[in-house]
Notes:
Large-subunit ribosomal RNA, domain VI from an Acidimicrobiales bacterium, 263 nucleotides, folded computationally. The coordinates come from a structure-prediction model, not an experiment, and the mean pLDDT is 85. NCBI's taxonomy places the organism under Bacteria, Bacillati, Actinomycetota, Acidimicrobiia, Acidimicrobiales. RNAcentral holds the full RNA, with entries from ENA. Rfam family: Bacterial large subunit ribosomal RNA.

Context: one part of a larger RNA
RNA sequence: AGCUAGAUUGAAAGAGGCUGUCCCUAGUACGAGAGGACCGGGACGGACGCAGCUCUCGUGUGCCAGUUGUUCCGCCAGGAGCAUGGCUGGUUGGCGAACCUGCGGAAGAGAUAACCGCUGAAAGCAUCUAAGCGGGAAACUCGUCUUGAGAUGAAUCUAGCCACUGGUUAACCAGGUAAGGCCCGUGGAAGACGACCACGUUGAUAGGCCGGAAGUGUAAGCACAGCAAUGUGUUCAGCUGACCGGUACUAAUCGGCCGAGGG
Numbered sequence: 001a002g003c004u005a006g007a008u009u010g011a012a013a014g015a016g017g018c019u020g021u022c023c024c025u026a027g028u029a030c031g032a033g034a035g036g037a038c039c040g041g042g043a044c045g046g047a048c049g050c051a052g053c054u055c056u057c058g059u060g061u062g063c064c065a066g067u068u069g070u071u072c073c074g075c076c077a078g079g080a081g082c083a084u085g086g087c088u089g090g091u092u093g094g095c096g097a098a099c100c101u102g103c104g105g106a107a108g109a110g111a112u113a114a115c116c117g118c119u120g121a122a123a124g125c126a127u128c129u130a131a132g133c134g135g136g137a138a139a140c141u142c143g144u145c146u147u148g149a150g151a152u153g154a155a156u157c158u159a160g161c162c163a164c165u166g167g168u169u170a171a172c173c174a175g176g177u178a179a180g181g182c183c184c185g186u187g188g189a190a191g192a193c194g195a196c197c198a199c200g201u202u203g204a205u206a207g208g209c210c211g212g213a214a215g216u217g218u219a220a221g222c223a224c225a226g227c228a229a230u231g232u233g234u235u236c237a238g239c240u241g242a243c244c245g246g247u248a249c250u251a252a253u254c255g256g257c258c259g260a261g262g263g
Stems, first nucleotide, its partner, number of pairs: 002161007012147004018046007030035001048104005056098001057096003063090005068083006108142003115135004164175004180258004184200005205251003208247005214240003221234005
């Protein structure tokens, strides 16, 4: 030089900066009374902003159940299609600038504005000003948060990896490679597309399967009771999208390209 990973500096830019009620101090200072503080301290809010989905709520279009009409599966039973997801009741994950949850505005410092002063002449006095020295605001500069080296003025640090040929004029040119990267594939609480992140058989990346959670709410069939509608038992059953874990059964095959070499 070529790379991989990690950690920084901070030029500059942006955001934020709001406010109320009540309580204590204290019914004190003040005031004839009525009334009623400064300063200082505390509690609870409103609006706004940022983050989030634990709770509450909303949503839920291949989750579960109930149910109407109709067509079909030959009939019963059980189902399927259509009717706004047919309608109705619930609802996992996710999503939500929510009626939910958490947090924020600060404190402090500097230099100041109006203004208030100290000392003080010109002008024996007076005067905050002329020399000099203080105080003083949500504004300004810091302080808080975010972005941030295209800051081409392209910054800094740490660890690790790689290490040639040919021509030639040390500096240049050409070529195939190394580390590494890209293409490709499986995907993602990442995403318009690029990008980003995980994985590619030395593998849990996605699907399937198994187990669990969670939802719905006790399937079908059979038996029993009843003339029957229906009920009871088997049965906290059956079914189940995204959630949590496991498991190579399926798919991530085989490959191609780019890419340093100086002291």